[in-house]
Context: one part of a larger RNA
Molecule: large-subunit ribosomal RNA, domain III
Organism: Actinomycetota bacterium
RNA sequence: GAGUAGCGAAAGACGGGUGAGAAACCCGUCCACCGAAUGACCAAGGGUUCCUGAGCCAGGCUAAUCCGCUCAGGGUAAGUCGGGUCCUAAGGCGAGGCCGACAGGCGUAGUCGAUGGACAACUGGUUGAUAUUCCAGUACCCACAAUAAACCGAUCGUGACGAAUCAAUAAUGCUAAGUGUUUGAAGUUGGCUAGCAAUAGCUGAUGGAGCGCACGACCCAAGUUGGUAGUAGUCAAGCAAUGGAGAGACGCAGGAAGGUAGUCCAACCCAGGCGAUGGUUGACCUGGGGUAAGAGUGUAGGAGGUUCUGUAGGCAAAUCCGCAGAACAAUCUCUAAGACUUGAUGCCGAGCCGUAAGGCGAAGUGGAUGAUCCUAUGCUGCCAAGAAAAUCUUCUAGCGAGGUUUAUAGUGGCCCGUACCCGAAACCGACACAGGUGGUCAGGUAGAGAAUACCAAGGUGAUC
Numbered sequence: 001g002a003g004u005a006g007c008g009a010a011a012g013a014c015g016g017g018u019g020a021g022a023a024a025c026c027c028g029u030c031c032a033c034c035g036a037a038u039g040a041c042c043a044a045g046g047g048u049u050c051c052u053g054a055g056c057c058a059g060g061c062u063a064a065u066c067c068g069c070u071c072a073g074g075g076u077a078a079g080u081c082g083g084g085u086c087c088u089a090a091g092g093c094g095a096g097g098c099c100g101a102c103a104g105g106c107g108u109a110g111u112c113g114a115u116g117g118a119c120a121a122c123u124g125g126u127u128g129a130u131a132u133u134c135c136a137g138u139a140c141c142c143a144c145a146a147u148a149a150a151c152c153g154a155u156c157g158u159g160a161c162g163a164a165u166c167a168a169u170a171a172u173g174c175u176a177a178g179u180g181u182u183u184g185a186a187g188u189u190g191g192c193u194a195g196c197a198a199u200a201g202c203u204g205a206u207g208g209a210g211c212g213c214a215c216g217a218c219c220c221a222a223g224u225u226g227g228u229a230g231u232a233g234u235c236a237a238g239c240a241a242u243g244g245a246g247a248g249a250c251g252c253a254g255g256a257a258g259g260u261a262g263u264c265c266a267a268c269c270c271a272g273g274c275g276a277u278g279g280u281u282g283a284c285c286u287g288g289g290g291u292a293a294g295a296g297u298g299u300a301g302g303a304g305g306u307u308c309u310g311u312a313g314g315c316a317a318a319u320c321c322g323c324a325g326a327a328c329a330a331u332c333u334c335u336a337a338g339a340c341u342u343g344a345u346g347c348c349g350a351g352c353c354g355u356a357a358g359g360c361g362a363a364g365u366g367g368a369u370g371a372u373c374c375u376a377u378g379c380u381g382c383c384a385a386g387a388a389a390a391u392c393u394u395c396u397a398g399c400g401a402g403g404u405u406u407a408u409a410g411u412g413g414c415c416c417g418u419a420c421c422c423g424a425a426a427c428c429g430a431c432a433c434a435g436g437u438g439g440u441c442a443g444g445u446a447g448a449g450a451a452u453a454c455c456a457a458g459g460u461g462a463u464c
Stems, first nucleotide, its partner, number of pairs: 012030006031461004039441004045421002049419001050074006059067002079140002081417004086117002091112003097106003121138005141413004146408007159235003166226004173220001178215004183210001187206008238399002243395004251382004257375003262369005268289006274282001290347002294342004301335004305328007313321002348364001351360003383386001427436002443455004
């Protein structure tokens, strides 16, 4: 310079409290703002900022009794939520291997790696601070070991089916020698025609080859009988791959349908009220009119042929798949919202009672509307033709003498995360910065609408 610029978008007023001290802290009454957010919940990121008590030197663009500040103490509870003990993608690493002065690079088998696949819990209550984690109630998954019942099997017994080798007989079939039959060649010869003749043609007699057809033994042998022998053998638990097969398994767009959440109304049900001033016991006013997973039933809708026989393929095997054939069909099989019953004689619940802690607790129905949610990774259409592996199902290989199913009661279930902020004063921007930041939920009136305006639940009044 200068007590100058500035004090970073925005509504506060009053009463009470605390305190040395209050425009800003706490409580209350009004007022105002957001309300597809300035509400609620996650992921990332941050890391104690969360809660309680104490404090006011510094930080807070002023003050401060207040604070995301300072100090002390406390707080994050899981078989089921998310991750690991499961799987793989891009990509990383990489035994051997290849390449390279070294360093190192690439890469097979493998091994890691979610932003994807698989996988069992819901409602209510509770703390100053956690809750699908604690508590109450009701479930589900995996493993283990019991008890009981039913059923299946090994051993033993029993039953059913049931060979071959061997012997005898023998239909029928095959043909050999041959026989019969049909046709009738070469050769020999008579007549006629042509020709000088050789000879050629036509026709007749004789001749009897060969082909075809039929019959035709031995051997072989279907079948039958007898024995071997009702003998060998077959029928028969369950578990189950690191192997085979199926499924998992996928794009984009579009419309309709069936439902549900939610919302609205109610003269119906329940609780409370009856008027400071004329009226208000009435079709009056205000408020409320809930409930999950799981279990059972298997509907709207969607998809599919099913069964049997044979079989050279699927690196071995297969009853599975593939391929071929036959028989019979929308009967049936699979899937699947919702609804109903149960869960629930529970919990919640307006309100009432109580100084408080807390206690009690009514009705819990009908109608309309209606999703961007579910059926649905469905259906239809289109071209740019839209992951993999595990889990699961099935098949055998293999294991195997006890096992399967159901019911009842029981035991066990590891590690990490879990506080708090998250359209922000706590993350990224040097700041308590008018900037940036992926996903989920989506009330009312008007409206096509998630626009916009005003409101609800909830939050806030922006640090002079």